The RNA shown here (c-di-GMP-I riboswitch aptamer) has 90 nucleotides and comes from a Chloroflexota bacterium.
The source organism's lineage runs through Bacteria, Bacillati and Chloroflexota.
RNA sequence: CGCCGAUAAAGGCAAACCCAUCGAAAGAUGGGGGCGCAAAGCCACGGGUCUGAGGCUCAUUCUUUGGGCUAUGAUCGCCGGGCUGCCGAA
Repeated sequence: CGCCGAUAAAGGCAAACCCAUCGAAAGAUGGGGGCGCAAAGCCACGGGUCUGAGGCUCAUUCUUUGGGCUAUGAUCGCCGGGCUGCCGAA
């Protein structure tokens, strides 16, 4: 240095849920709170999943209501990939 990840050490992050705000929604941000995580650090590049404003379409009780399709939206704590990082037992 690389691989690897321990009943090591120092720490880090923060699920569900609650409150506030933003958003059409998914969800995000801040505060509280800890389920867990050796990258649960960062990046939407590939796949998956979620939402469906807008668009297209079908039905209709027809300026209404409902359904279907669709990402340019979201998710990195879904997977893969890329980049970076603390420590040092076997």
Record summary: The prediction has a mean pLDDT of 89. It was read from a public genome assembly, where an Rfam model found it.